[in-house]
Context: one part of a larger RNA
RNA sequence: CUGGGCGUAAAGCGUACGUAGGCGGUUCGUUAAGUUGGAUGUGAAAGCCCCGGGCUUAACCUGGGAACUGCAUUUAAAACUGGCGAACUAGAGUUAAGUAGAGGGGAGUGGAAUUUCAGGUGUAGCGGUGAAAUGCGUAGAGAUCUGAAGGAACACCAGUGGCGAAGGCGACUCCCUGGAACAUUACUGACGCUAAGGUGUGAAAGUUUGGUUAGCAAACGGGAUUAGAUACCCCGGUAGUCCACGCCCUAAACGAUGAACACUAGUCGUCGGGAAGCUUGUCUUCUCGGUGAUGCACUUAACAGAUUAAGUGUUCCGCCUGGGGAGUACGGUCGCAAGAUUAAAACUC
Numbered sequence: 001c002u003g004g005g006c007g008u009a010a011a012g013c014g015u016a017c018g019u020a021g022g023c024g025g026u027u028c029g030u031u032a033a034g035u036u037g038g039a040u041g042u043g044a045a046a047g048c049c050c051c052g053g054g055c056u057u058a059a060c061c062u063g064g065g066a067a068c069u070g071c072a073u074u075u076a077a078a079a080c081u082g083g084c085g086a087a088c089u090a091g092a093g094u095u096a097a098g099u100a101g102a103g104g105g106g107a108g109u110g111g112a113a114u115u116u117c118a119g120g121u122g123u124a125g126c127g128g129u130g131a132a133a134u135g136c137g138u139a140g141a142g143a144u145c146u147g148a149a150g151g152a153a154c155a156c157c158a159g160u161g162g163c164g165a166a167g168g169c170g171a172c173u174c175c176c177u178g179g180a181a182c183a184u185u186a187c188u189g190a191c192g193c194u195a196a197g198g199u200g201u202g203a204a205a206g207u208u209u210g211g212u213u214a215g216c217a218a219a220c221g222g223g224a225u226u227a228g229a230u231a232c233c234c235c236g237g238u239a240g241u242c243c244a245c246g247c248c249c250u251a252a253a254c255g256a257u258g259a260a261c262a263c264u265a266g267u268c269g270u271c272g273g274g275a276a277g278c279u280u281g282u283c284u285u286c287u288c289g290g291u292g293a294u295g296c297a298c299u300u301a302a303c304a305g306a307u308u309a310a311g312u313g314u315u316c317c318g319c320c321u322g323g324g325g326a327g328u329a330c331g332g333u334c335g336c337a338a339g340a341u342u343a344a345a346a347c348u349c
Stems, first nucleotide, its partner, number of pairs: 003321004007303002012317001014201004021194003025088007033081002035077008049065006091191001092188003096184001099180001103177007110154001115149007125136002162169002206247002209244003215241002220236004258316006266294012278281001298305002322349003331342004
């Protein structure tokens, strides 16, 4: 070098964009780098292999041949790959009309509820639990009515519904803005796929500075429980949760399933678009794209998967190679820190 794998046994980077590289549609011409045939030279000897010979045989020695699968030069071929030239439209992209959507950013607005404050009515409890107590309350609580303040989240609609690359996104209105699907014209003419490094993005928690703080709530205090109770339960309660700017870069970041393309039975839902039909409807059928259920072939150790593949193939990338030690030590890089990332060995079973 070669092998087998990666849904659940070890193994798909959280995710996208993209550089190098790898791979790449149809037709014609040309070239001859790869490729294929021939020739020439070389490929030391010994050894291996074949046919002989010599030691009584063998090992051993020895003659000849073959082989040395290679390299160089030259010549020829032109199917395939590559190069060059010309063309094409099925891949890819652009354009015009409407469409759906919690896609993103900013600004403004709204109602319900909790809490607090002020006022009215009103009197002895309230609250909490398995039961209690801490706690609140005659300085008038809880209940109830009116008003005000402030913060955070948006009930119903709501749906294996939608959108987004993923993380994720849910009140309403406006502004800015990304992407997608469909349908038919017109246009460009392979402009494509993947992607080591790289770059962007990336829940929650955490972090810097400033602000905000209603509710909830690590830490902390108290009450219980208990043998104890640094807990589970209860009463409080600070960081935090929220906003702005900047970091952090990790998750069971999951479909535990990398991306792209092609092909391979169906049936039943649902979302978006288009077409056709006549019985004009809350209709039917067909079709494209998404999202689900079930189920053949086939796959799978089984479970299960099954046109949204884990089937059949092609291209490219990432990763795995017994358990523990260990995702640790050391070193490097990054970070304010927390730490992240890259990543062993001894030893042991």